[in-house]
RNA sequence: AGAGUUCGAUCCUGGCUCAGGAUGAACACUUGCGGCAUGCUUAACACAUGCAAGUUGGACGGGAAGUGGUGUUUACAGUGGCGGAAGGGUGAGUAAUGUGUAAGAACCUGUCCUUGGGAGGGGAACAACAACUGGAAAUGGUUGCUAAUACUCCAUAGUCUGAGGAGCAAAAGGAGGAAUCCACCCGAGGAGGGGCUCGCAUCUGAUUAGCUAGUUGGUGAGGCAAUAGCUUACCAAGGCAAUGAUCAGUAGUUGGUCCGAGAGGAUGAUCAGCCACAUUGGGAUUGAGACACGGUGCAGACUCUUAUGGGAGGAAGCAGUGGGGAAUUUUCCACAAUGGGUGAAAGCUUGAUAGAGCAAUGCCACAUGGAGGUAGAAGGCCCACAGGUCAUGAACUUCUUUUCUCAGAGAAGAAGCAAUGACGGUAUAUGAGGAAUAGGCAUCAGCUAACUCUAUCCCAAUAAUCGUGGUAAGACAGAGGAUGCAAGCACUAUCCAGAAUGAUUGGGUGUAAAGCAUCUAUAGGUGGCUUUUCAAGUCCACCGUCAAAUCCCAGGGCUCAACCCUGGACAAGUGGUGGAAAUUACCAAGAUGGAGUGCAAUAGGGGUAGAGGGAAUUUUUGGUGGAGCAGUGAAAUGCAUAGAGAUUGGAAAGAACACCAACAGCAAAAGCACUCUGUUGGCCUAACACUGACACUGAGAGACAAAAGCCAGGGGAGUAAAUUGGAUUAGAUACCCUAGUAGUCCUAGCUAUAAACGAUGGAUACUAGGCACUGUGCAUAUUGACUCAUGCAGUGCUAUAGCUAACGUGUUAAGUAUCCCAACUGGGGAGUAUGUUCACAAGAAUGAAACUCAAAGGAAUUGAUGGGGGCCUGCACAAGCAGUGGAGCAUGUGGUUUAAUUCGAUGCAAAGCAAAGAACCUUACCAAGGCUUGACAUGCCAUGAAUCCUCUUGAAAGAGAGGGUGCCCUCGGGAACAUGGAUAUAGGUGGUGCACGGCAGUCGUCAGCUCAUGUCAUAAGGUAUUGGGUUAAGUCCUGCAAUGAGCGCAACCCUCGUGUUUAGUUGCCACCAUUGAGUUUGGAACCUUGAAUAGACUGUCGGUGAUAAGCCGGAGGAAGGUGAGGAUGACAUCAAGUCAUCAUGCCCCUUAUGCCCUGGGCGACACACAUGCUACAAUGGGCAGGACAAACGGUCACGAUCUCACGAAGGUGAGCUAACUCCAAAAACCCAUCCUCAGUUUGGAUUGCAAGAUGCAACUCGCCUACAUGAAGCCAGAAUCGCUAGUAGUUGCCUAUCAGCCAUACAGCGGUGAAUUCAUUCCUGGACCUUGUACACACCGCCCAUCACACUAUGGGAGAUGGCCAUGCCCAAAGUGAUUACCUUAACUACAAGGAGGGGGAUGUCAAAGGUAGGGCUAGUGAUUGGAGUGAAGUCAUAACAAGGUAGCCAUAUUGGAAGGUGUGGCUG
Repeated sequence: AGAGUUCGAUCCUGGCUCAGGAUGAACACUUGCGGCAUGCUUAACACAUGCAAGUUGGACGGGAAGUGGUGUUUACAGUGGCGGAAGGGUGAGUAAUGUGUAAGAACCUGUCCUUGGGAGGGGAACAACAACUGGAAAUGGUUGCUAAUACUCCAUAGUCUGAGGAGCAAAAGGAGGAAUCCACCCGAGGAGGGGCUCGCAUCUGAUUAGCUAGUUGGUGAGGCAAUAGCUUACCAAGGCAAUGAUCAGUAGUUGGUCCGAGAGGAUGAUCAGCCACAUUGGGAUUGAGACACGGUGCAGACUCUUAUGGGAGGAAGCAGUGGGGAAUUUUCCACAAUGGGUGAAAGCUUGAUAGAGCAAUGCCACAUGGAGGUAGAAGGCCCACAGGUCAUGAACUUCUUUUCUCAGAGAAGAAGCAAUGACGGUAUAUGAGGAAUAGGCAUCAGCUAACUCUAUCCCAAUAAUCGUGGUAAGACAGAGGAUGCAAGCACUAUCCAGAAUGAUUGGGUGUAAAGCAUCUAUAGGUGGCUUUUCAAGUCCACCGUCAAAUCCCAGGGCUCAACCCUGGACAAGUGGUGGAAAUUACCAAGAUGGAGUGCAAUAGGGGUAGAGGGAAUUUUUGGUGGAGCAGUGAAAUGCAUAGAGAUUGGAAAGAACACCAACAGCAAAAGCACUCUGUUGGCCUAACACUGACACUGAGAGACAAAAGCCAGGGGAGUAAAUUGGAUUAGAUACCCUAGUAGUCCUAGCUAUAAACGAUGGAUACUAGGCACUGUGCAUAUUGACUCAUGCAGUGCUAUAGCUAACGUGUUAAGUAUCCCAACUGGGGAGUAUGUUCACAAGAAUGAAACUCAAAGGAAUUGAUGGGGGCCUGCACAAGCAGUGGAGCAUGUGGUUUAAUUCGAUGCAAAGCAAAGAACCUUACCAAGGCUUGACAUGCCAUGAAUCCUCUUGAAAGAGAGGGUGCCCUCGGGAACAUGGAUAUAGGUGGUGCACGGCAGUCGUCAGCUCAUGUCAUAAGGUAUUGGGUUAAGUCCUGCAAUGAGCGCAACCCUCGUGUUUAGUUGCCACCAUUGAGUUUGGAACCUUGAAUAGACUGUCGGUGAUAAGCCGGAGGAAGGUGAGGAUGACAUCAAGUCAUCAUGCCCCUUAUGCCCUGGGCGACACACAUGCUACAAUGGGCAGGACAAACGGUCACGAUCUCACGAAGGUGAGCUAACUCCAAAAACCCAUCCUCAGUUUGGAUUGCAAGAUGCAACUCGCCUACAUGAAGCCAGAAUCGCUAGUAGUUGCCUAUCAGCCAUACAGCGGUGAAUUCAUUCCUGGACCUUGUACACACCGCCCAUCACACUAUGGGAGAUGGCCAUGCCCAAAGUGAUUACCUUAACUACAAGGAGGGGGAUGUCAAAGGUAGGGCUAGUGAUUGGAGUGAAGUCAUAACAAGGUAGCCAUAUUGGAAGGUGUGGCUG
């Protein structure tokens, strides 16, 4: 300090997630040791048992024990004193009666310290105890006796005062032989402690806005330690609140702790300060102190007990139990130390405390060994089979002993001479023994350090996030290895950081979330120049405070560290004193620049009221006229012979104001346009005068506010939601058309919203220019208009710097700065629910949560795409020719069938395809019969000659039997072969073409696809490659931030077309001879064949073009603009095809998924499709005669000739290893003749019978021949294919494969030989440029809403049930004041009654709990109901994204199954 995640990629915005640290933690696995800490965060739930507060006999009377007695001692119930208000626990309540900090005045204070004074004289009781007695118990009652440091009276000191007096009112002794000590009373002072008051600080909510009657103040009285409405009577009507009162929710608070660079955020365990509480509620007593944790009286709940009458209890003290919970310890030891209580003291007491125990709960420290050691061991894992790795790791050799075990020794902590140690025989040191007792957890796709194998196969699982897993998983599980940390490690939970995602430091608001629709103005905030005053802010110095502990620094002590001790210090805050005066504020004075006023003039659809006007439309009336009009993509509904439409004269009505008109003007915005008039607001300009900071912004508040809508009354021409009808359509609640009502208009009110937009709040200042317009000045010139220069105010365009994520903005800022306001903080849920306010209503304003997702979004880029645009091209359309689709047959495919119908190919780009030959073989399929190292390959051993022939059996494979023969040799044997045996292995047309290589298909022979350098951009990317021309072409030229290059194009290659040269055999024959015949001699001219070469390049002329590239036309030429055809196929795309050509990873089979053999199947057959052949006839068919090719092939072959057969064939076998011979007949064609428009002399399917050749074999299942038979079919629906010239059509010939052939196929060859192309509007494919995009799996895309189903959370809901809060009324315990004429009473008085004082009872006030009533808030629940969200491949449509097929969206109204549609106004996104 950052990283992952939105996208095809990019930048940004923005959320989510991770890496760090921490914890009183919990859970999984694991666990050697020590030190120091910590340990119910939940039920302030309930508690068995023990202990936690006693002490004092030197205050007192006593009785008891021990001893035979005296004396003494010890312990004790009771009276009295001090202490039980400390210590210990907990955090329920409490948002201020609290806390923190800083001050204050009207107070109290036991014990302690200092100091002054005093303690004289009397008296009456009550416990204990004794007797009697009630009760189950707890616990009493009556009578009687008694002491004190218990109680009480007088005196004195003291105290109050109005100065006369009146009232109140102290004391205690004990110990000692004594000195003396300890106590007691009244004062004064102190220390420490406490009570009270006040400033500031102290969580959230406005969907809590008004609260308050003792309330705020005064006077009198009361009360308190003290001030005070603290209480009460009377008087006044105040007090608090937008700087947030009241109400509601939550919460003990601080020092501190954790995180953070800091600012700050979170937190409030342990330790320390304060507060509050002690089963719940309220109360008082005692006391220095309490309204009292281990006291008391009352009430409630609960528990226990009981004789049912009544009693007892309170762990939020220490242990401990139950319960709750993810979760938190021993019913331990000791008062040795420190401290507390008490006592004169010894002491006693202390679950405070000091220790031990349990728990890896945390922090810190140590160990589990060190050194050497390659035979690189066994074993595991991997493997390319060579090896690598675990790994010097182990073994082995040697060393050490922290720790461990044992043995003896043994502290400090103890103070004041001694004695006194729970911890503890602990720490520690010494010796002995022996490597001995001691390593796990998580992770290994990326973030993030660390990789392979096996198994699994969208299963099981994983996962913080993105994601992984669908048969080769580095992501699941196991293993090996590796990495990290380590007595721990990982997960979970929570907090801070990262997060500048709440921004003071330190964010943003044109388009990402975000500027109020606009203006006025209150509070508030901010504020120009000069000079004073003052010192509040500000700054400086000093003083006080900010407890200790903690943090930090330094030093020290435990062997180190954690831990502990000592000392020091910073900083912030806050109070006080003194000072400074620049600046802000305040005071005072002044100035004129900001602001405003006056005077003068102009411009303007500014507002408002009134008056007037013409064009158009519609209606109506009269005339003319006579058949259609209107409307649409096309129609129809509609109007019209009862006279429309058209035309023309008149009348009426309402609404809106053409041209001018603009990028113009005015207004705060909404908005404003015929003309004139009245009235009225604002801006601007120029000169001068005046006021003298009067300013800016503006929460609440107020005003105005398009359209739609509402209310009331008018008005109603046109238009037009709703509605009706007609069309369109699968439907059409729409788009289109005919009609048409509210509304639109006016008047008086309401509503308060719009894409109310510049999606840009207002004000001020500053920061390059250029151009244009509006209003108005000035200067110059002129007679004047103009022109030119320049200023102010406004409106636009363009552009620099700067800014911006980019787009863009840019003196009219989105730049640089200041001030004020508003609103933003992931998407959805949702502008919804609920509450409240407003509204007549519609609705508006304010405005959540649960739940859910990891994105949603902005700008720009490259593609793809568009029922966007431009330009170009192709047999793409058009123009033509001939077909397919209908028939029969052939072949292929699907489907079905089957034991098997082997497998593959499936839009174009599968389907006469693989297959250039399925009867057996092929053959992969099926049935049956066989074989198991195998039909085939290599290595080893043994035996044998291998080969060959014959027989038996069998469907064959095979099995069995018999006969009989080789090669080389150095004589050992060897080569090849056969049989047998054993083992490595063979074999697989088994799977995966979605693991692959190779090959080939397609777009497409389309013109594209890229690279280097430069340059532009933050980047993805752009540029070049775009533009202007041109081309078949990214072909070439030209321009240009590009310059070059590569793969493609073209050319180079082959064939054909012309010439020349050369060569003439088997080809050729003009001339010369010759023959039946180029037959032979001869010839080399021609033809032809082979080789070589020339030729074509826009080279040339004219025109055109930009002086270019090129194009058009011409000449010459065999050929002219690529001469024709072929081969040649860029980067990519389709997970396109092929594991069955071959090769190959992995998986699978191994007496079988391998191999051999026989037979069958691949040839089936209701049907559908594809490609062909033959036809339907006269441009034809039959028969007869006659012509003309090219290319290919042939020796296990082609086969002439002759002969035979109707024929296919057969016999014979010349010739040819081929320019020689053969296949071989070319056919269409020509000529002659018959047929004469018919299902025919068309057509030939189908079937019968008889033959032929091939072959082991022709049944399933072939071909050919002859005779007979003679189906369908008479030119073919929707639709659709091919072709632009030697092409289409038509016509025959040939090869490969091959014994034969299902070939009508495929691949070639020649013969004959057309028609048409106006043109690019449309269909289709493609190229380029541009534009839009919500697409990127890329339009076969994306995506919206209803409905149906499941699940989830949530709102309403008749209600019913709880909780909390306050209020009114009723009842009223205990208790303190008050009152009391009742009862009673030891101390004093009085001496008789009585009085003072006390107690009881009674009365009344206050008052807890309880009851009751109506409220407020809140929680869960509720028949049912509303929408929302999420789900698998459901249903219906297609609203949006492209002009999304009717541009979309906003507001509003209306309407429809649903998305939606339509009207009115607005926006451009």
Predicted 3D model of a 1469-nucleotide RNA (small-subunit ribosomal RNA) from Trichopus zeylanicus subsp. travancoricus.
The sequence is in RNAcentral, with records from SILVA.
NCBI's taxonomy places the organism under Eukaryota, Viridiplantae, Streptophyta, Mesangiospermae, Trichopus zeylanicus.
The prediction has a mean pLDDT of 84.